The RNA shown here (c-di-GMP-I riboswitch aptamer) has 86 nucleotides and comes from a Sporomusaceae bacterium.

RNA sequence: GUUUUAAGUUGGCAAACUUAGCGAAAGUUAAGGACGCAAAGCUAUGGGGCUAAAGAUUUUAUAUCAAUGCUUGCCAGGUUGCUAUA
Numbered sequence: 001g002u003u004u005u006a007a008g009u010u011g012g013c014a015a016a017c018u019u020a021g022c023g024a025a026a027g028u029u030a031a032g033g034a035c036g037c038a039a040a041g042c043u044a045u046g047g048g049g050c051u052a053a054a055g056a057u058u059u060u061a062u063a064u065c066a067a068u069g070c071u072u073g074c075c076a077g078g079u080u081g082c083u084a085u086a
Stems, first nucleotide, its partner, number of pairs: 005084001012037002017032006035073001041079003045076003048071003055065003
């Protein structure tokens, strides 16, 4: 240096929930808070999931379709990286 395996500390991230901002919504950001996480770091590339604004339809409204919106803490792919054992 590479590969494999294992673990989680006086270190790292932070679900639900609360408050505030943004957003049509889904959701997201900040603070608090910890359910969990060894890539729960980054990336919407493939599949899955959520929403349904613009637009369309016609049954005219609490309707249907619709992603260019969101999700990497749903799964895979790509990419980077910490500690320890062998």

The RNAcentral record of the sequence draws on Rfam. Rfam family: c-di-GMP-I riboswitch aptamer. About the family: GEMM was predicted in a large-scale screen for bacterial structured RNA regulatory elements. The model forms 95% of the base pairs in the Rfam consensus. The organism belongs to Sporomusaceae, within Bacteria.